[in-house]
């Protein structure tokens, strides 16, 4: 002097995920979601199920368990019948085609990112997950639900404009 962990303090970020009241179970505000009429919409849906939350979707190439089709052997066992064969049918075979659930990679629609809101121009990332259960277009009244959770040096990733506001 650097890096690497771990603590406190504080300041930030993603998300609707604050804030107030009560000992306390809870209960208020706000801010989010879903259900849900006429009118449009859809003229069709409904196992190939559908649908919701969220920015998280879609193309392409691998890889694929499974399923169908094509050939190829068998008829042992099951089965059709013509009693011995294989049009039906069942079984095993092909590193045959061909489609899916899923994984895997390059990309993308879209998504975030230090006062705040908007516009240009860069960088840096993210493009999950999880729910409802055969069931839901929009939708006024009116009805249900949430308020978690996991991050951080971005000040050495920001630069410019604008117009208001904060501090």
């Nucleotide at each position: 002097c650097g890096u690497g962990c771990g603590c406190a303090c504080g300041c930030g970020c993603c998300g609707a995920a604050u804030c107030c009241c009560g000992u306390g179970a809870g209960g208020g505000a706000a801010c989010c979601g879903g259900g849900g009429a006429a009118c449009c919409a859809c003229c069709a849906c409904c196992u190939u199920g559908g649908g919701g939350u969220g920015a998280a979707u879609c193309u392409c190439g691998c890889g694929a368990a499974c399923g169908c089709c094509g050939c190829c052997g068998u008829g042992a066992a099951c089965c059709a019948c013509u009693u011995g064969u294989g049009u039906c049918c069942a079984c095993g075979g092909c590193c045959g085609g061909u489609g899916u659930a899923c994984g895997c990679g390059c990309g993308u629609a879209g998504g975030a990112g230090a006062c705040c809101u908007u516009c240009c121009u860069g960088c840096u990332c993210c493009g999950a997950a999880c729910c409802c259960g055969u069931c839901a277009g929009c939708u006024a009244a009116c009805c249900c639900g949430g308020u978690a959770g996991g991050c951080g040096g971005a000040g050495g990733a920001a630069g410019g404009a604008a117009a208001g506001g904060a501090g």

This is a predicted structure of a 167-nucleotide RNA (c-di-AMP riboswitch aptamer (ydaO/yuaA leader)) from Streptomyces lucensis JCM 4490. The RNAcentral record of the sequence draws on Rfam. NCBI's taxonomy places the organism under Bacteria, Actinomycetota, Actinomycetes, Kitasatosporales, Streptomyces lucensis. The prediction has a mean pLDDT of 77. Rfam family: c-di-AMP riboswitch aptamer (ydaO/yuaA leader). Rfam links the family to the GO terms cyclic-di-AMP binding and regulation of gene expression.